[in-house]
RNA sequence: AAAACGCUCCGUUCUGUCGCUGCAAAUUUUUGCAGAGGAAAGUCCGGGCAACACUGAGCCACCAUGCCACCUAACAGGUGGGCGUCGUGAAAGCGGCGACAACAAGUGCCACAGAAAACAACCGCCGGUCGCUGAGCGUAGUCGAAGCGAAGGGUAAGGGUGAAAACGGGAGGUAAGAGCUCCCGCAGCGUUUGGAAACACGCGUUGGGGUAAACUUCAUGGGUUGAAAGUUCAAAUAUACCGUCUGCUAAGUUGGGCUCGGGCAAUGACGGGGGGUCGAACGAUAGAGCUUGCAAGCGAUUGCAAGUCGAGAUAAAUGACAGAUUAAAACAGGACCCGGCUUAUGGGGGCGUUUUUCUU
Numbered sequence: 001a002a003a004a005c006g007c008u009c010c011g012u013u014c015u016g017u018c019g020c021u022g023c024a025a026a027u028u029u030u031u032g033c034a035g036a037g038g039a040a041a042g043u044c045c046g047g048g049c050a051a052c053a054c055u056g057a058g059c060c061a062c063c064a065u066g067c068c069a070c071c072u073a074a075c076a077g078g079u080g081g082g083c084g085u086c087g088u089g090a091a092a093g094c095g096g097c098g099a100c101a102a103c104a105a106g107u108g109c110c111a112c113a114g115a116a117a118a119c120a121a122c123c124g125c126c127g128g129u130c131g132c133u134g135a136g137c138g139u140a141g142u143c144g145a146a147g148c149g150a151a152g153g154g155u156a157a158g159g160g161u162g163a164a165a166a167c168g169g170g171a172g173g174u175a176a177g178a179g180c181u182c183c184c185g186c187a188g189c190g191u192u193u194g195g196a197a198a199c200a201c202g203c204g205u206u207g208g209g210g211u212a213a214a215c216u217u218c219a220u221g222g223g224u225u226g227a228a229a230g231u232u233c234a235a236a237u238a239u240a241c242c243g244u245c246u247g248c249u250a251a252g253u254u255g256g257g258c259u260c261g262g263g264c265a266a267u268g269a270c271g272g273g274g275g276g277u278c279g280a281a282c283g284a285u286a287g288a289g290c291u292u293g294c295a296a297g298c299g300a301u302u303g304c305a306a307g308u309c310g311a312g313a314u315a316a317a318u319g320a321c322a323g324a325u326u327a328a329a330a331c332a333g334g335a336c337c338c339g340g341c342u343u344a345u346g347g348g349g350g351c352g353u354u355u356u357u358c359u360u
Base pairs, nucleotide, nucleotide: 001356002355003354004353005352006351007350008349009348010347013324014323015322016321017320018319020035021034022033023032024031025030037331041342042341044340045339046338047337048336049226050225051224052223062222063221064220065219066218067081068080069079070078071077082100083098084097085096086095087094088093101217102216106215107214108211109210110209122159123158124155125154126153129150130149131148132147136143137141167185168184169183170182171181172180186207187206188205189204190203191202193200194199230282231281232280233279239274241272242271243270244269245268252264253263254262289308290307291306292305293304294303295302296301
């Protein structure tokens, strides 16, 4: 210097003209200021906020989380540590990954293969008994080696199957064997020491296949919904209801019937008025805010000081053209807000590791 990988940062900028959204000032069409992102995305997790439910507390069910400590408003996020595993390395170490409590409380499950996937026993190995056979024993017997077979017993070293085979390796021991005994190792429990803890080391004791994003156990947490939440105001038209006036002609109703007269009701007009619709406003943008400096801490992060205000639309604005920078090309656009996680992303800058080449 180049390439690869990892981490991190940036995400064209400036000027002019025209246009769009919001605010302010003049004021009736002008001026000034501001105007998308690192992910605005997925809507996965946590909170704020709101409505509904609830006297308060507990239990059951359901869901989530799960090594330890810390950070944080909180979290399934982050930081540091422990343990496991993988890569690299002679080693020390370095780096990646891990839902990483408990299967040794109980239950379930463990494809295919295999005798057996958990109260093991197919082949095999080993005593005794019985039956057959009969080498042989100077005679002979209720003698009897080796062999074959049967039922029954002991055993789990070896073989074979499998992802996994009854703690692993070695030695002793035994009829053959076996944690039966011993040494080394592994695991559970108890305990000394170290550590704040996870845990590590040592000692004792026990020996028990795997599986909990299987039921389950233990511990902790969780009311439901989601800005289309929700709050306020409210037009025209129609109109519940109320008042006043008109009307009492015909029909209705009323005081036992009929007649007359009267009342009520009705019709119409005017006024008031509740609910809901169109619409308007709030929620809705000054906040767990941002920038810089100092301090504390290994770090996440926190404290203090100074400065700063950086979109708020509602069918929804942030665009077009020209010029300069070699080229402006990636993923993509707010819709209640905030903190995380995940995913997408052309190109460029910085740091680190490895390899190669060149120079000294």
A computed fold for a 360-nucleotide RNA, annotated as Bacterial RNase P class A. Rfam family: Bacterial RNase P class A. By type it is a ribozyme.